A computed fold for an 89-nucleotide RNA from a Woeseiaceae bacterium, annotated as Glycine riboswitch aptamer. The source organism's lineage runs through Bacteria, Pseudomonadati, Gammaproteobacteria, Woeseiales and Woeseiaceae. The sequence was found by an Rfam model in a public genome assembly. Its Rfam family is "Glycine riboswitch aptamer". Gene Ontology term of the family: glycine biosynthetic process.

[in-house]
RNA sequence: AUAGCGUUAGCAGAAGAGACCCCUGAUAAAGGGGCGCCGAAGGCGCAACACGCUCGGAAACGCUCAGGCACAUGGACUGAUAGCGCUGA
Numbered sequence: 001a002u003a004g005c006g007u008u009a010g011c012a013g014a015a016g017a018g019a020c021c022c023c024u025g026a027u028a029a030a031g032g033g034g035c036g037c038c039g040a041a042g043g044c045g046c047a048a049c050a051c052g053c054u055c056g057g058a059a060a061c062g063c064u065c066a067g068g069c070a071c072a073u074g075g076a077c078u079g080a081u082a083g084c085g086c087u088g089a
Base pairs, nucleotide, nucleotide: 003087004086005085006084007083008082009081011079012078013077018035020034021033022032023031024030036069037068038067042065043063044062045061049056
């Protein structure tokens, strides 16, 4: 100097599903209850395989605890940039 991977930061993009009903409250904020729904924060589950044999074990799969269902916020993930780390030549 360069390549790949990881990570952090800000930037750009980023889906789904009731602006549902009832009660308290002041037709507000906030809180409580009910029915319906979503899958992309987080969490939990597992096939191959492994094992010390019920125990380990991935995801964009499954669950829906948490979260969410106008806008806003949030948002897995993606892109480029910069910093740092690791690996190889």
The coordinates come from a structure-prediction model, not an experiment, and the mean pLDDT is 77.